The part of an RNA shown here (large-subunit ribosomal RNA, domain I) has 571 nucleotides and comes from a Candidatus Levyibacteriota bacterium. The RNAcentral record of the full RNA draws on ENA. The prediction has a mean pLDDT of 81.
[in-house]
Context: one part of a larger RNA
């Protein structure tokens, strides 16, 4: 000397600390479909050069109704220039404008392009406006089959066959009116349907009717007014939905894995109805008839709607009130929504850049919730209790009229009460029950196939008795799922966390696509964001200067790894 080791100082570098613009979770509340009147979505454009936000050739906005009060012209984002007490900007209610794509729809097409016919107007090489896809459906108008009936002709012995005449209608066409379509995270219904697992292998089974994929729908949707259940002691209950429970029970179950109920009870919300048939009246077509009368079948209308059977029909006998309504139309139209007003009380000193801190003295309080504000504010500010409030559109309680709807005893008679249905066989599925068991009950392909109230279904095989419903037709609110908004709240997070996304995030960027998918917050109370002066080409840097502070200067703290200078130990 090098190396290494120790210490200061620096230098990278961005941990940690403190902050929070975003975000997690939830409670209450209110609201839920959009669209051929052109959606959802995009592209292109509109001040001023981009980018977010808004808007559409009327283009960061028009216009009227309202609130509102002094400043405004969106953010990044400054300047220029405007606009505003003749009330702007800004907040809400209704309206107007809304290019082009895109169901996209005059025709084409490689989305936002290309190219048309008709009409009607105009300042007519043009412009400006309007119609023009398709399907289903109603109405009218046009043309109008094949059969089939009739009548004729002509072939044939005949049976019949051909050709014309006539009645149609089904179709097609045009017009006009209504309707669909496409979009939606999640909920929702119906179809259809996996595997990976799991059984410590695997194959009935389980994953699981789950995932995914189809059609369909609505603000919810499904179900839903007993052929229900319970129960054998009887004098039980009374649509459906959803929660607790019953209960990991009863059972299923290579009796392995594992799958797993109901009735009842407690609550939540509660609400019931039309039809079809029987007779009746009308009105059409048909069949037979000289005509009516009469029968078929068919439209509307009344009537009818159930299980203690009910209705009908024919007779007797009574009532003139009464209550209901979830439906319509029409008036009033409570409350709430969408902007918003009012809103109470402190001052002095002291430290400090600053006062909301210390201190002394006060005050309000239906208000001491919250956030700001140069530390820490009931009294500065914004609010907060509390009261007040709508031209205009939304929702509507309620409540008047209207207008629908509602009734009985009793005899008699046997006319009605949902058919390819019930029910049986076989083959499946579904129910907690995997074909075996005593296996029922629901649904359903095949073949079969019923009864009518003296009838029929269920009660876990069947049979008998008993109870106990009334199938083969419909409708229905709320209790329920889910989303999104406000407003509150948290022993939730705090920039490698919390949404993926606190920032131009579904952005850059990567993939030919499906698709995948980032990093990236903080000066400072205020920009007062270093005039000016030296140094350098710059970049930078030193003085001056701003702030409390510039080692707060592009930035808050500034750890560790690593560099570096300087000193100092080893040697």
């Nucleotide at each position: 000397a090098a190396u290494g080791c120790c210490a200061a100082c620096a230098a990278u570098g961005g941990a940690u600390g403190c902050c929070u613009u975003g975000g997690a979770g939830g409670u209450u509340u209110u609201g839920g479909c959009c669209u051929a009147g052109g959606a959802a979505g995009g592209a292109c454009g509109c001040a001023a050069a981009g980018g977010c936000u808004g808007c559409g050739a009327u283009a960061c906005u028009c216009g009227u109704c309202g609130g509102g009060u002094a400043g405004g012209u969106g953010c990044c984002u400054a300047a220029c220039a405007c606009c505003u007490u003749u009330g702007a900007u800004c907040c809400g209610g209704c309206g107007g404008u809304u290019u082009c794509c895109g169901a996209a729809u005059g025709g084409g097409g490689c989305a936002a392009c290309c190219c048309g016919u008709c009409c009607c107007g105009c300042u007519u090489u043009g412009c400006g406006g309007g119609a023009c896809a398709a399907c289903c459906u109603a109405a009218c108008c046009a043309c109008a089959a094949a059969a089939a009936u009739a009548g004729c002709u002509c072939c044939g012995c005949a049976a019949g066959g051909a050709a014309u005449u006539a009645u149609a209608u089904a179709g097609u066409g045009a017009u006009u009116g209504g309707g669909u379509a496409g979009g939606g995270c999640a909920c929702g219904g119906c179809g259809u349907g996996a595997a990976c697992c799991g059984a410590a292998a695997c194959a009935u089974c389980c994953u699981a009717g789950u995932a995914g994929c189809g059609c369909c729908a609505g603000g919810a949707a499904a179900a839903u007014a007993a052929a229900u259940c319970a129960g054998u002691a009887a004098u039980g209950a009374g649509a459906u939905u959803c929660c607790c429970u019953u209960a990991g029970u009863a059972g299923c179950g290579g009796c392995g894995a594992g799958c797993g109920a109901a009735g009842a009870g407690g609550g939540a919300a509660g609400a019931g109805u039309c039809u079809a048939a029987a007779c009746c009246a009308c009105g059409c077509u048909c069949a037979a008839u000289u005509a009516u009368a009469u029968g078929a079948g068919u439209g509307u209308g009344g009537g009818g709607u159930u299980g203690u059977a009910g209705g009908g029909c024919a007779g007797a006998c009574g009532a003139u009130a009464u209550u209901c309504g979830a439906u319509g139309u029409g008036c009033u139209g409570a409350a709430g929504a969408u902007a918003a007003c009012a809103g109470a009380a402190u001052a002095a000193u002291c430290c400090g850049g600053a006062a909301u801190g210390g201190u002394u003295a006060c005050c309000c309080a239906a208000a001491g919730a919250g956030a700001g504000u140069g530390a820490a504010a009931g009294g500065c500010u914004c609010g907060u209790a509390u009261g007040u409030g709508a031209a205009a559109u939304c929702c509507a309680a309620a409540g008047c009229a209207c207008c629908g709807a509602u009734a009985g005893u009793u005899u008699g008679u046997a006319c009605c009460u949902a058919a390819g249905u019930a029910c049986c066989a076989u083959g499946g599925g579904g129910u907690a029950c995997g074909a075996u068991a005593a296996a029922a009950c629901c649904c359903u392909g095949u073949g079969g196939g019923a009864a009518u109230c003296u009838g029929g279904g269920a009660c876990g095989u069947c049979c008998a008795c008993g109870u106990u419903c009334c199938a083969a037709g419909a409708c229905u609110a709320a209790a329920u799922a889910c989303c999104a908004a406000a407003a509150c709240c948290u022993a939730c997070c705090g920039a490698u966390a919390g949404u993926g996304a606190a920032c131009u995030a579904g952005u850059a960027c990567c993939g030919u696509g499906a698709g995948g998918g980032a990093a990236a917050g903080g000066u400072g109370a205020a920009a007062a964001g270093c005039a000016c002066c030296c140094c350098g080409g710059g970049a930078g840097g030193g003085g001056a200067a701003u702030g409390a502070a510039a080692u707060a200067g592009a930035c808050c703290u500034g750890a560790a790894a690593u560099u570096g200078u300087u000193g100092g130990c080893u040697g």